[in-house]
Molecule: transfer RNA
Organism: Rhodospirillales bacterium
RNA sequence: CGGGGAGUAGCUCAGACUGGCAGAGCAUGGCGUUUGGGACGCCAGGGCCGCAGGUUCAAAUCCUGUCUCCCCGA
Numbered sequence: 001c002g003g004g005g006a007g008u009a010g011c012u013c014a015g016a017c018u019g020g021c022a023g024a025g026c027a028u029g030g031c032g033u034u035u036g037g038g039a040c041g042c043c044a045g046g047g048c049c050g051c052a053g054g055u056u057c058a059a060a061u062c063c064u065g066u067c068u069c070c071c072c073g074a
Base pairs, nucleotide, nucleotide: 001073002072003071004070005069006068007067010026011025012024013023020057028044029043030042031041032040050066051065052064053063054062
């Protein structure tokens, strides 16, 4: 320098191809259960999707640029 992959909740990831109210598990807080804890059950908080633009009635999703990490090549 070129090519490919990844970036979404505190953590691990799904959702993207096919645009239509951002989700799951774990973790955290509350309640129930228990003598207590664990386990289990119920409820709640927490991200506007790496960043910046563009297209569109509408963008995590499509397009362009860019940043970080990983792999391959030179």